A computed fold for a 73-nucleotide RNA, annotated as transfer RNA. It matches the Rfam family "tRNA". By type it is a transfer RNA. The sequence is in RNAcentral, with records from ENA.

RNA sequence: GGGAACGUAGCUCAGUCGGAAGAGCUACCGGGUGAAAUCCGGUGCGUCGGGGGUUCGAUUCCCUCCGUUCCCA
Repeated sequence: GGGAACGUAGCUCAGUCGGAAGAGCUACCGGGUGAAAUCCGGUGCGUCGGGGGUUCGAUUCCCUCCGUUCCCA
């Protein structure tokens, strides 16, 4: 320099027929226990990497930029 994949909660990820965001773990609170652990219930957490475009409507489609990884040279 050329090409590809990926970027979603504190962490690991799902959601790719466009109808507006979830799971597990973690954290906190409560239950429970003699006290813990396990377990049960609840709560919180997101500018869906940034910007722009298309659309009535975008995590999802298009463009661009940034970052990570991989391949080629």